[in-house]
């Protein structure tokens, strides 16, 4: 000088004005008002992409269908997350990237071009036979010339994203794993290492077998549904239904009005997302028109939480000890102005240091992001002005 | 707050199981007809499929992330 990886911060102080929660005090009185104290957004609070807690549905039934995941071993409450390793690819390197099971279970697809696209194929070419013409020869005949036909072949050319191993030789009319040597791959066997993915070695077989599963599918593992507008309590309730009853009432359920349809144990509808079976609940349910209400409290802030130290582990993480915890709105609070300071950028500079590039200082000006809790956590992804720290690599 | 759906030309909408750089209608422009216009007829124009990345020989279509719009829920 160029770069790689990881971690952290996301301005500070003061004054004035203002907002929300809680506690206390005062004044009012059942609407509240004022004061004091204290607490008051994030690394992503975001997207809602995964996974859980929690709550309700019958604590979750059997089968089919459907969804998800996909190297291995571990971590974790769980995961599509994380760590380490393996394999493949990229980089000189630190390091980075990979939806990374199966294409010998089966089916499908591979446009255009090209002769042929998956049980391959023959346009040019190469070679053989035969015929005609030409040429040579006195002739029998010959022929590296031209053309037609029949056949062989896959070396070479050409097409394509992809053409059914590569190089050399033997062989042949020309050729070809047809055969041989070496190389590459595949399959199977054995030995060694590793928990494993896999790696190393060795032997055999001419076996040479295209790609695509983010196409259907197969294999392995896994998944019940809905979501805090879940759900619960209280208040309000014309009535209606069921049960108990000492006939005072009590308990449970339902919950606006009108019209139409349908059903009430021979049962609608629902639990049960899609179907079948099975089980359970069960008196309402469906459609249309019209109207009303968006009450209070709980859920709801101590939790798979977090700081430091030590121990175990390569690590993710786990354990122990000592500490910390203070957002909870419901039209939705956490803000605004001014001053000073710190860091950054630009311009100037009679100061200091330095041979110099420059550094420090002083003056003036400028910019300061992305974004904002709403039941709570663990991740992922995306956005982000500016800055700090550590480890490592390459070049000089 | 939670749960869903959609995105192709100026507008409306096609594109079979992934296969030629995407069809059609309305609209716009020009021309013909007309004295002029409307209607009609003819010609022509307008997309790289919301954006970015990936799988594949090949993506509007398959996968992921993001962006924009719309709907529903006591």
């Nucleotide at each position: 000088g160029a770069g790689u990886c990881g971690g952290c911060c996301g301005g500070g102080c003061a004054g004035c004005c203002g907002c929300g929660g809680c506690a206390c005090c005062g004044c009012a009185g059942c609407g509240g008002c004022g004061g004091u104290g204290u607490c008051g957004a994030g690394g992503a609070a975001a997207g809602u992409c995964c996974g859980g807690g929690c709550u309700c549905c019958a604590c979750a039934g059997g089968g089919c269908a459907g969804g998800g995941u996909g190297g291995u071993u571990g971590c974790c409450a769980a995961c599509g997350g994380c760590a380490a390793c393996c394999c493949g690819g990229g980089g000189u390197g630190a390091c980075c990237c990979g939806c990374g099971g199966g294409a010998c279970a089966g089916u499908g697809c591979c446009a255009c071009a090209g002769a042929g696209a998956a049980u391959a194929g023959a346009c040019c070419g190469c070679c053989g036979c035969c015929c005609g013409c030409g040429c040579c020869g006195c002739g029998a005949g010959g022929u590296g010339g031209c053309g037609a036909g029949c056949g062989g072949u896959a070396a070479g050319g050409g097409u394509g994203a992809a053409a059914c191993g590569g190089u050399g030789g033997u062989g042949u009319a020309a050729g070809a794993g047809a055969c041989c040597a070496c190389c590459a791959g595949c399959a199977c066997g054995c030995c060694g290492g590793g928990u494993g993915a896999c790696c190393g070695g060795u032997g055999u077989g001419g076996c040479u077998c295209g790609g695509u599963a983010a196409a259907c599918c197969c294999c392995a593992c896994u998944c019940g549904g809905a979501g805090c507008a879940a759900g619960g309590u209280c208040a309000g309730g014309a009535g209606c239904c069921g049960g108990u009853g000492u006939c005072g009432a009590c308990c449970g359920g339902u919950g606006c009005g009108c019209a139409g349809g349908u059903g009430c144990u021979u049962g609608a509808g629902g639990g049960c997302g899609g179907c079948c079976c099975g089980c359970c609940c069960g008196a309402g349910c469906c459609u249309g028109c019209g109207g009303g209400u968006a009450g209070a409290c709980c859920g709801c802030a101590c939790g798979a939480c977090u700081g430091c130290a030590c121990c175990g582990g390569c690590g993710a993480c786990g354990g122990u000890g000592c500490g910390g915890c203070u957002a909870g709105a419901u039209g939705g609070a956490u803000g605004g102005c001014u001053g000073c300071c710190g860091a950054c950028c630009g311009a100037g500079u009679g100061g200091u240091c330095g041979c110099g590039a420059g550094a420090c200082g002083c003056u003036c000006g400028g910019a300061a992001a992305c974004a904002g809790a709403a039941c709570c956590c663990g991740g992922c992804u995306u956005a982000c002005a500016g800055g700090c720290c550590g480890a490592c690599u390459c070049a000089u | 707050g939670c749960c869903c759906c959609u995105g192709u030309a100026u507008c409306c909408c096609a594109a079979u199981c992934g296969g030629c750089a995407g069809a059609g209608g309305a609209g716009g422009a020009c021309g013909a007809c007309u004295u002029a216009a409307a209607a009609u007829c003819g010609u022509u124009u307008c997309a790289g499929u919301g954006u970015c990345g990936g799988u594949u020989c090949g993506a509007g279509u398959c996968c992921g992330a993001c962006c924009a719009g719309g709907g529903g829920c006591a």
About this RNA
Predicted 3D model of RNase P RNA and transfer RNA as a complex of 470 nucleotides. It holds a member of the Rfam family "Bacterial RNase P class A". Its family is annotated with tRNA processing, ribonuclease P activity and dimeric ribonuclease P complex in the Gene Ontology. It is annotated as a ribozyme.